Transfer RNA from a Sphaerochaetaceae bacterium, 72 nucleotides, folded computationally. Rfam family: tRNA. It is annotated as a transfer RNA. Its mean pLDDT, the model's own confidence on a scale to 100, is 81. The same sequence occurs in records of 4 taxa.
[in-house]
RNA sequence: GGAGGAUUAGCUCAGCGGGAGAGCGCCUGCCUUACAAGCAGGAUGUCAUAAGUUCAAUCCUUAUAUCCUCCA
Numbered sequence: 001g002g003a004g005g006a007u008u009a010g011c012u013c014a015g016c017g018g019g020a021g022a023g024c025g026c027c028u029g030c031c032u033u034a035c036a037a038g039c040a041g042g043a044u045g046u047c048a049u050a051a052g053u054u055c056a057a058u059c060c061u062u063a064u065a066u067c068c069u070c071c072a
Base pairs, nucleotide, nucleotide: 001071002070003069004068005067006066007065010024011023012022013021018055026042027041028040029039030038048064049063050062051061052060
């Protein structure tokens, strides 16, 4: 220098154009002598950034940034 892939909650990840979610974690209450487990409830998101397409974008297109892999 070229090619491909990834970027979504604190962490690991789903989500193939219309409701942003799961598990673990966190907080509160119940239970317990206490802790753990269990039960009930709750909080948490600039969907990497910007622009475009569309009635509507996490999703399609382009550019940029960071990381990973391959080629040279």